[in-house]
RNA sequence: GGGCCGUUAGCUCAUUUGGUAGAGCGCUUCCAUGGCAUGGAAGAGGUGGCGGGUUCGAAUCCCGCACGGUCCA
Numbered sequence: 001g002g003g004c005c006g007u008u009a010g011c012u013c014a015u016u017u018g019g020u021a022g023a024g025c026g027c028u029u030c031c032a033u034g035g036c037a038u039g040g041a042a043g044a045g046g047u048g049g050c051g052g053g054u055u056c057g058a059a060u061c062c063c064g065c066a067c068g069g070u071c072c073a
Base pairs, nucleotide, nucleotide: 001072002071003070004069005068006067007066010025011024012023013022019056027043028042029041030040031039032038049065050064051063052062053061
């Protein structure tokens, strides 16, 4: 320098061909217990790496850039 893959909640990851973004763990509050563990209920938390384009509408399609992984030179 080039090819491919990845970047989504605090962490690990889903989200099948474009149509209001989810789970587990963690966090907060409440209930059960004398208390802890544990169980149950509710809730907060995301400009989807950054910038642009296409579209009525983009996490999803297109282009550029950044970062990480891997392969080639």
A computed fold for a 73-nucleotide RNA from Candidatus Uhrbacteria bacterium RIFCSPHIGHO2_02_FULL_57_19, annotated as transfer RNA. Rfam family: tRNA. Rfam classes the family as a transfer RNA. Its family is annotated with triplet codon-amino acid adaptor activity in the Gene Ontology. It was read from a public genome assembly.